[in-house]
RNA sequence: AGAGUUUGAUCCUGGCUCAGGAUGAACGCUGGCGGCACGCUUAACACAUGCAAGUCGAACGGAGCAAAAUCACCGCAGCUUGCUGCACCGAUUUUGUUUAGUGGCGGACGGGUGAGUAACACGUGAGCAAUCUGCCUUUCAGAGGGGGAUACCAGUUGGAAACGACUGUUAAUACCGCAUAACAUUAUUCAGCCGCAUGACUGAAUGAUCAAAGAAUUAUCGCUGAAAGAUGAGCUCGCGUCUGAUUAGCUAGUUGGUAAGGUAACGGCUUACCAAGGCGACGAUCAGUAGCCGGACUGAGAGGUUGAACGGCCACAUUGGGACUGAGACACGGCCCAGACUCCUACGGGAGGCAGCAGUGGGGAAUAUUGGGCAAUGGGCGCAAGCCUGACCCAGCGAUGCCGCGUGAGGGAAGAAGGUUUUCGGAUUGUAAACCUCUGUUGUCAGGGACGAAGGAUGACGGUACCUGACGAGAAAGCUCCGGCUAACUACGUGCCAGCAGCCGCGGUAAUACGUAGGGAGUAAGCGUUAUCCGGAAUUACUGGGUGUAAAGGGAGUGUAGGCGGGACUUUAAGUCAGAUGUGAAAAUCAGUGGCUCAACCACUGACCUGCAUUUGAAACUGAAGUUCUUGAGUGAAGUAGAGGUAAGCGGAAUUCCUAGUGUAGCGGUGAAAUGCGUAGAUAUUAGGAGGAACAUCAGUGGCGAAGGCGGCUUACUGGGCUUUAACUGACGCUGAGGCUCGAAAGCGUGGGGAGCAAACAGGAUUAGAUACCCUGGUAGUCCACGCCGUAAACGAUGAUUACUAGGUGUGGGGGGACUGACCCCUUCCGUGCCGCAGUUAACACAAUAAGUAAUCCACCUGGGGAGUACGACCGCAAGGUUGAAACUCAAAGGAAUUGACGGGGGCCCGCACAAGCAGUGGAGUAUGUGGUUUAAUUCGAAGCAACGCGAAGAACCUUACCAGGUCUUGACAUCGAGUGACGGGAGUAGAGAUACUCCUUUCCCUUCGGGGACACGAAGACAGGUGGUGCAUGGUUGUCGUCAGCUCGUGUCGUGAGAUGUUGGGUUAAGUCCCGCAACGAGCGCAACCCUUAUUGCCAGUUACUACGCAAGAGGACUCUGGCGAGACUGCCGUUGACAAAACGGAGGAAGGUGGGGAUGACGUCAAAUCAUCAUGCCCUUUAUGACCUGGGCUACACACGUACUACAAUGGCGUUUAACAAAGAGAAGCAAGACCGCGAGGUGGAGCAAAACUCAAAAACAACGUCUCAGUUCAGAUUGCAGGCUGCAACUCGCCUGCAUGAAGUCGGAAUUGCUAGUAAUCGCGGAUCAGCAUGCCGCGGUGAAUACGUUCCCGGGCCUUGUACACACCGCCCGUCACACCAUGAGAGCCGGGGGGACCCGAAGUCGGUAGUCUAACCGCAAGGAGGACGCCGCCGAAGGUAAAACUGGUGAUUGGGGUGAAGUCGUAACAAGGUAGCCGUAUCGGAAGGUGCGGCUG
Repeated sequence: AGAGUUUGAUCCUGGCUCAGGAUGAACGCUGGCGGCACGCUUAACACAUGCAAGUCGAACGGAGCAAAAUCACCGCAGCUUGCUGCACCGAUUUUGUUUAGUGGCGGACGGGUGAGUAACACGUGAGCAAUCUGCCUUUCAGAGGGGGAUACCAGUUGGAAACGACUGUUAAUACCGCAUAACAUUAUUCAGCCGCAUGACUGAAUGAUCAAAGAAUUAUCGCUGAAAGAUGAGCUCGCGUCUGAUUAGCUAGUUGGUAAGGUAACGGCUUACCAAGGCGACGAUCAGUAGCCGGACUGAGAGGUUGAACGGCCACAUUGGGACUGAGACACGGCCCAGACUCCUACGGGAGGCAGCAGUGGGGAAUAUUGGGCAAUGGGCGCAAGCCUGACCCAGCGAUGCCGCGUGAGGGAAGAAGGUUUUCGGAUUGUAAACCUCUGUUGUCAGGGACGAAGGAUGACGGUACCUGACGAGAAAGCUCCGGCUAACUACGUGCCAGCAGCCGCGGUAAUACGUAGGGAGUAAGCGUUAUCCGGAAUUACUGGGUGUAAAGGGAGUGUAGGCGGGACUUUAAGUCAGAUGUGAAAAUCAGUGGCUCAACCACUGACCUGCAUUUGAAACUGAAGUUCUUGAGUGAAGUAGAGGUAAGCGGAAUUCCUAGUGUAGCGGUGAAAUGCGUAGAUAUUAGGAGGAACAUCAGUGGCGAAGGCGGCUUACUGGGCUUUAACUGACGCUGAGGCUCGAAAGCGUGGGGAGCAAACAGGAUUAGAUACCCUGGUAGUCCACGCCGUAAACGAUGAUUACUAGGUGUGGGGGGACUGACCCCUUCCGUGCCGCAGUUAACACAAUAAGUAAUCCACCUGGGGAGUACGACCGCAAGGUUGAAACUCAAAGGAAUUGACGGGGGCCCGCACAAGCAGUGGAGUAUGUGGUUUAAUUCGAAGCAACGCGAAGAACCUUACCAGGUCUUGACAUCGAGUGACGGGAGUAGAGAUACUCCUUUCCCUUCGGGGACACGAAGACAGGUGGUGCAUGGUUGUCGUCAGCUCGUGUCGUGAGAUGUUGGGUUAAGUCCCGCAACGAGCGCAACCCUUAUUGCCAGUUACUACGCAAGAGGACUCUGGCGAGACUGCCGUUGACAAAACGGAGGAAGGUGGGGAUGACGUCAAAUCAUCAUGCCCUUUAUGACCUGGGCUACACACGUACUACAAUGGCGUUUAACAAAGAGAAGCAAGACCGCGAGGUGGAGCAAAACUCAAAAACAACGUCUCAGUUCAGAUUGCAGGCUGCAACUCGCCUGCAUGAAGUCGGAAUUGCUAGUAAUCGCGGAUCAGCAUGCCGCGGUGAAUACGUUCCCGGGCCUUGUACACACCGCCCGUCACACCAUGAGAGCCGGGGGGACCCGAAGUCGGUAGUCUAACCGCAAGGAGGACGCCGCCGAAGGUAAAACUGGUGAUUGGGGUGAAGUCGUAACAAGGUAGCCGUAUCGGAAGGUGCGGCUG
């Protein structure tokens, strides 16, 4: 950094897809070790069990235990009888220890989660003169003296329990008065000083009010008041913080004020009263979504996405509400109430809250142990020891991620075996293995053994890390991919199946794309897949895009907000720039250095944190304020052109109608007709009249207008432009979201009008149909007035304004100069066209009227379809308009240009293509081929031209491939090795034959003597065989376009490119043949020529030919002829035309004249054309059969249809006679066969001659002459049939040919249609040959006789060149549209039904605060007392959660039915569009129709 994918190819636009990185991941396969991290993203679902917040006896009274001391009673013993000792029980005191209760501090921290929240919640920066702050620190001052209770406890008692009730007793650092007190609070007064302000601060004076607690080990720790600090908290403000306008108006405590209350504190925070404000297009309100940030991922950056872990803030703790206590809570492990749920119960009542750590169920693709320890760090309490701590430190599980290490190293070619592959030679796996020599990371065992501990003790981790020794290559490699993108290829299997696929796409019998194997590539304890984010994507474009035709300029104007804005000067300092200060937490990132063996990880230092705030300065630019200017803009004055607008009036031509005249049979209409009109007088024509609409010529890419649009003439009113001038104003300007106005045609409403035209409709045609095109009619409408509608291809498909940037040439309006001049010329301003440079553009094109270069503002676009549709909203009388999605679906849709192909587009040209002619085919009979049918089989192939007398140059058997039956299985045929034997010839039996059996005869060749060769036989195996399949796997061969004139290349040039040029153009030719011109110059394959033949002739040669012959011999080289070698024809010569060319026309000469005639020769390519049955051949199939042999049958069938031929239909003829005439080219030995004889004949007998210029086939026929027939189904025609024969052949029944006699069918010139032929041709006449035993009307050749016509290129067919259009490229046998039918999918409507969240109204009203009250009770204070103050309970009131009621709005799900849409296999109907698409298409609108669509009106050219 790019790549693939639209096309036949190209460039562009544009979407889709891929390669990279990342993750709290999951899944599949696999899995050695260690370090560091991380681990419920889903059900803020429900939770069993254990633990997670306690501590203080140095606050207090008790109680228990232990010890000691003392005392008393009783008992025992000794006795110095009142002393000692012992034992038990009791009491007191002291000490130690434990702790239920009172009391203090802490349970507001720590830990969890992200439901809610769009908000001062968070971030950042300020502020509080409007605040509080326990423990901690500092300072000042103080602690005097009293009182009354109460828990525990004891007793009585209620309850199942939880938990109480009553009586009595008691302590305190618990509670309550009193005293004292100010630097505290409050009130009043005075002075100073500060602040933007409300106001604050300091000092002084006076009055009023308010404190306290002790413990003790005598070190201290506590207590009270005040001031300050620190920490923490509260409140306020600037700025920033998601999406939707298909949410545009919201708001009544709402906004402000006054007063009061309340709070730590400001404040509508609350209440009363007063005012009517406040917010909103710079997006209020509403709806949806969401914890925010430091940061994380990605990116070159700007950005985009995200908010796990770590850190800061917020919110929450089963759901909702509430307060209490307290320094701090409206409190996760506190309380009260309500709801849901769970549990206990004796049914009366009670208990609970894992979003703490583990763990369970559930949900889910998915996420761990009911572990150890307080050793460290930190927290609570305590004077302390210490206790508590699922915070924390560790361990366990998990490849979840990052990082590191290993699975061995060196040598080792017989390149082993095996595998794979093969062209069978080899190649590859592969130094890989084996084998040899080593090493020891990890591993196993054993020994030693930490740091972390500071400050005496204290280590969960842990006998861990680490160190040492021994053992031993032993225990440790997978995953994905291999068509392109994208690194890496072969074999087999499969056969549009199974399957793959991220995109393009792969698979229908040779798959590098499926599956397997071998090999290879990548990566590695991981590898792939899936999901998500960023990137690539400049594909939302700030950096950094566009809008003529690809998506995209609003139909046009006016103008509000907003944005932008001319010259000069002065000031200011908001923007801007620079400096300084504060802040921007830490962690993270980056750089450097260091610590774990390295790294990940960690530590230190620095940078960064691009921001915000304050302050100081600068003054160019923008802003603001002021002064001023005239060039932008406007006004005035003088002129001027115009279909600019509105209203009224007038005019002539034409159509139609009416009246009257003339006049008679048609008119009208069309491709052709018909409907229609007309003898009741039309059309035509003349005259008069009526009425409506539109204004020919002028008229012009001329004019005017903002656009739509505007056209006879006159008048009235009126808008704008342009030119000149420079008097006035002095930036007054440009653009313009919303708003407002105008806005073709069609359409709508009301009322008129209505000549023509004309949707709908009717009829006639056309047609397969014709709801159309054509024709005849015809209603709305078109016209007017008023009112709506608001859309068009409303287009220059090009928004408005300003400035600049070569020219040339028209045209409209005006000014100036010059001139005698209206002309012409020069110049200038405004408009309107064309050409064109630079430049731009994907190209086309644009080019001073920009699509160029710049600036400002507005509008619009972001793949195609769904769809300008649905829903909603607004507008409209309606039709409908404006705004305007999604699901789903495709990998394209599209623009411009290129090459072809095609066109019922154009131009030029050619061809027996048409025309002009001749003869035919199509009708008949027959022959032959094909289809169809039939059959056991009628073998197979060929299918428009270019299959059909074709393969087949010849099916009775054979051929033969088909059918029936009978047989064989290494085979009918080939090769190989081993054995035996000659092979062969003859005969017999059975059989349809193949075949089987038997007999007779014969005994091969070569030899180096080993053997070899040929042939035959039987057996086994490799194999043979196949006219079996695939001509769409192929070679070869062939047909066809077409003997048409084309098809290409090199270099150069042009184009971004595909490509173009050359090859086009002007002539000419049969021809891309030649000439000229030209950014082309040359060349190749084709054309032509060279080859064969034929027409003339020279020379040479010649037997079997020829000859001066009657025959023969001889001779000859003249003639005819044969062969060879030459000559000849080239537009060479003349004339005319042409461009001085090429060439054409005419002529001469010549046997032949313009390629002399004919043949061979077939460019690049097209048709998946034909052939696997000529042959060859891949693959597949078959192998006692799909092979091989035999007999018989079939290929010859026959209601029928078609093709190609023959013979005819007759007199240009038939028949007969004559006896006569004239060819060419061929063939001949298993052959041609003469003369002769026999037969009516086919033919037979016989055999001369001839391997051929010699002999034979062999007679040529038409023609000619004479005779006859006389127009008939005939003396035409000959089919069919009968009889008798001949020939070939083993054999003519199926199924041959010929002869004679007899029989004598259809047919009298052929419908629609169609074929061949342009000269020795058509037509006609016979002759020969191949194949072949026999069998041509077919095929291939040969000669004889021998015409007619061609004006010409309009038309049909085919072809060539140029050009044009195209939505075609499988290329018009193309593409493609809509209805209908079927299946599936998503979606709209829908009587309704079922939910959800939110707000408002009303009802009820728990707990509780606040307020009221004085019913009951009442220790401290006052009072002598009565009583009072105060308090508690009760009751009442306001507010108030859950709950309930009713209505509306919003948003989901579902719903009979229904609407359109999308996608589907080769369904149905038509043919709308693309070519002039066969009626040019399209846009808007109206109407009609099965459907595409048709028609009317107006518009556009795409």

A computed fold for a 1502-nucleotide RNA from uncultured Ruminococcus sp., annotated as small-subunit ribosomal RNA. NCBI's taxonomy places the organism under Bacteria, Bacillota, Eubacteriales, Oscillospiraceae, Ruminococcus. The sequence is in RNAcentral, with records from SILVA. The prediction has a mean pLDDT of 83.